[in-house]
Context: one part of a larger RNA
Molecule: large-subunit ribosomal RNA, domain IV
Organism: Amborella trichopoda
RNA sequence: CCAUGUCGAAGGAACUUGAAAAAAUGACCCCGUAACUUAGGGAUAAGGGGUACUCUCCUAUCUUUUGAUUAGGAGGGCGGCACAUACCAUGGGGUAGCGACUAUUUAUUAAAAACACAGGACUCUGCUUAGUGGUAACACUAUGUAUAGAGUCUGACACCUGCCUAGUGCUGGAAGGUAGGAAGGCAAUGUCUUAUAAGCUUUGAAUGGAAGCCCCGAUAAUGGCAACAGUAAAUCUAACUAUCCUAAGGUAGCAAAAUUCCUUGUUGCAUAAGUAGCGAUCUGCACGAAUGGUGUAACGACUGCCUCGCUGUCUCCGACAUGGACCCA
Numbered sequence: 001c002c003a004u005g006u007c008g009a010a011g012g013a014a015c016u017u018g019a020a021a022a023a024a025u026g027a028c029c030c031c032g033u034a035a036c037u038u039a040g041g042g043a044u045a046a047g048g049g050g051u052a053c054u055c056u057c058c059u060a061u062c063u064u065u066u067g068a069u070u071a072g073g074a075g076g077g078c079g080g081c082a083c084a085u086a087c088c089a090u091g092g093g094g095u096a097g098c099g100a101c102u103a104u105u106u107a108u109u110a111a112a113a114a115c116a117c118a119g120g121a122c123u124c125u126g127c128u129u130a131g132u133g134g135u136a137a138c139a140c141u142a143u144g145u146a147u148a149g150a151g152u153c154u155g156a157c158a159c160c161u162g163c164c165u166a167g168u169g170c171u172g173g174a175a176g177g178u179a180g181g182a183a184g185g186c187a188a189u190g191u192c193u194u195a196u197a198a199g200c201u202u203u204g205a206a207u208g209g210a211a212g213c214c215c216c217g218a219u220a221a222u223g224g225c226a227a228c229a230g231u232a233a234a235u236c237u238a239a240c241u242a243u244c245c246u247a248a249g250g251u252a253g254c255a256a257a258a259u260u261c262c263u264u265g266u267u268g269c270a271u272a273a274g275u276a277g278c279g280a281u282c283u284g285c286a287c288g289a290a291u292g293g294u295g296u297a298a299c300g301a302c303u304g305c306c307u308c309g310c311u312g313u314c315u316c317c318g319a320c321a322u323g324g325a326c327c328c329a
Stems, first nucleotide, its partner, number of pairs: 001324008010315002014313001027051005036041001038156001053077008062067001079083001091308007098300002104114001119154007131140003157295004162225003167222002171217003176214003184207001186204003190200002227243001229241002253287001254284001265281005
């Protein structure tokens, strides 16, 4: 010096990206226990007190005759610095983000806010089903039958889920319009024939008329949800007005946010001091409603911030133990 441990004056996170590590807490009994809440929880919340040994007595029990097993209780005494004396054995509280939860995952750098989930919604499918595998036979679906099966999205619960069908895609409608394939059908030419029959050939915008397109509907499909100018008796702002464009111009709610470039925005709290944190504000570069929006008790080896306790993390290092490395022989 390295590894693993033990102890440490005064201070107690000043260390550090970050309390990472260590310390502290810890058992049983009694008391006591907040906000919030889906009334179940939260909760071992938090926060206090007791615990050894010995004597006497009591209750129940057990045995057998008045003691003795087990369990519990009451009152005295007594020793130690310390009585769950070792080992074992939750640190606590507050606040915010995300995800409801238990569960799952990158065997070997990621356990999470990712996946899943119950619940919600849409689409397809009437059974020889839709869907899937296979060239096929056939098989799965399913010894099921729309309260079923398949696919896609969302993700407990509460309150909700706005406007747009112009583009793309899917799907339904069938009145009208457009376009118009083929058969049929009509007319004509030529040929054939005794013949204007039949047949064959060629030509033609009569007629006939499906899908498609135009058109109407449908968004928890893919997606989208403006710009500019003026205006109120201080100033500012603009409820108001005008112009232009659009399929429609972002509603409710939330917001410097896991989203905010400018930015350490501004402001309040907290600190002696806070690019962090929380509460507001709105100027949203570039939130926004099942690509879900906003809340939310409980839960989390998740992620920020604050705090009590605790400590060699530190001020600032010291001593010791065991095993190495190393040095000498």